[in-house]
RNA sequence: GCCCUGAUGGUGAAGAGGAAAUCAUGCCUCGGUCCUAACGAGGAGUUCCGGGUUCGAGUCCUGGUCGGGGCG
Numbered sequence: 001g002c003c004c005u006g007a008u009g010g011u012g013a014a015g016a017g018g019a020a021a022u023c024a025u026g027c028c029u030c031g032g033u034c035c036u037a038a039c040g041a042g043g044a045g046u047u048c049c050g051g052g053u054u055c056g057a058g059u060c061c062u063g064g065u066c067g068g069g070g071c072g
Base pairs, nucleotide, nucleotide: 001071002070003069004068005067006066007065010025011024012023013022018055027043028042029041030040031039048064049063050062051061052060
């Protein structure tokens, strides 16, 4: 330098153009308990950055940034 691949709540993951963006765990509140926990109810919190396509983008295209792999 070139190619492939990944980036989604705090963390780990899912998400085949129309989802209220899902799950696990963590966190907060309440219940629970003598206390703590298990357990139950409720809640906050997420699409790496910039363009483009489309009526509509987490999803498609393109340029970056960062991580992983391969070639030279």

Transfer RNA from an Isosphaeraceae bacterium, 72 nucleotides, folded computationally.
It matches the Rfam family "tRNA". Rfam classes the family as a transfer RNA.
The coordinates come from a structure-prediction model, not an experiment, and the mean pLDDT is 84.